[in-house]
RNA sequence: CGUCCCGUGGUCGAGCGGCCGAAGGCGCCUGCCUCACAUGCAGGAAGUCGCAGGUUCGAAUCCUGCCGGGACGA
Numbered sequence: 001c002g003u004c005c006c007g008u009g010g011u012c013g014a015g016c017g018g019c020c021g022a023a024g025g026c027g028c029c030u031g032c033c034u035c036a037c038a039u040g041c042a043g044g045a046a047g048u049c050g051c052a053g054g055u056u057c058g059a060a061u062c063c064u065g066c067c068g069g070g071a072c073g074a
């Protein structure tokens, strides 16, 4: 320098144009349970979907440029 892949709550991670006003596991908070803790049950908080533009009636999703990480080739 080139090609390709990835970036979504604290963490892992689903999603493939509209039913997403964004699942689920772990973690965190509250209540119940218990002598207490754990387990279990119920509820809750936490997301500018890496950033900025574009396309579209509509974008986490498609396109472009950047940023970060990774693989391969020079």
Base pairs, nucleotide, nucleotide: 001073002072003071004070005069006068007067010026011025012024018057028044029043030042031041032040050066051065052064053063054062
Molecule: transfer RNA
Organism: Isosphaeraceae bacterium